[in-house]
RNA sequence: CCCCCGGUGAUGAAAUUGGUAGACAUACAGGAUUUAAAAUCCUGGGGCUUCACGGCCGUGCGGGUUCAAGUCCCGCCUGGGGGA
Numbered sequence: 001c002c003c004c005c006g007g008u009g010a011u012g013a014a015a016u017u018g019g020u021a022g023a024c025a026u027a028c029a030g031g032a033u034u035u036a037a038a039a040u041c042c043u044g045g046g047g048c049u050u051c052a053c054g055g056c057c058g059u060g061c062g063g064g065u066u067c068a069a070g071u072c073c074c075g076c077c078u079g080g081g082g083g084a
Base pairs, nucleotide, nucleotide: 001083002082003081004080005079006078007077010026011025012024019067028044029043030042031041032040046057047056048055049054060076061075062074063073064072
């Protein structure tokens, strides 16, 4: 220098052909159970804002296409693999 694969909550990861982002599991918080704990069960479990309902933002970063982008296109950053 060239080619291939990846980057999504705290973590591992889903998201069909572009059509509700975060399913599912774990960590964590609250509750039940227990003499107490563990295990088990229930609820919550991205951020900001709100008393709440709700609203806005959020897929490595910056642009583009589109009614609509995690997904397609361009550039850049970064991790892994291969070639010269």